[in-house]
């Protein structure tokens, strides 16, 4: 010490799909809020499968299931970009 990789951590961006029905319960009270049940839905936290690669062993998509999660908006979001710590390879 350029230049890439991993990690964490801030700062932008960030999609889909019900303010669905009915019961209880809270409130002075509701179109409010918490909760059960049922119905329809989404796919981008995680998690199953599983192309691809590889061809033994492994691998793992924005595919796939929809178990979790989610369906007004806030919040949370894969993943893109940044910027700093830190670790490795190391020209």
């Nucleotide at each position: 010490g350029a230049a890439c990789u991993g990690u964490u951590c801030g700062c932008g961006g960030g999609a889909g799909a019900g303010u669905g029905u009915a019961g209880c319960g809270a409130c002075a009270a509701a179109u409010u809020c918490g909760u059960u049940a049922c119905c329809g839905c989404c796919g981008a936290a995680g998690g199953u499968g599983a192309a691809a690669u590889a061809c033994c062993c492994a691998a793992a998509a924005u595919c796939u299931c929809u178990c979790a999660g989610g369906c007004a908006a806030a919040a949370g979001g894969a993943c893109c970009g940044u910027g700093a710590a830190c670790u490795g390879u190391a020209a």

Model confidence (mean pLDDT): 76 of 100. Glycine riboswitch aptamer from uncultured Amylibacter sp., 91 nucleotides, folded computationally. Rfam family: Glycine riboswitch aptamer. From the family's description: This family represents the bacterial glycine riboswitch. The sequence was found by an Rfam model in a public genome assembly. The source organism's lineage runs through Bacteria, Alphaproteobacteria, Rhodobacterales, Paracoccaceae and Amylibacter.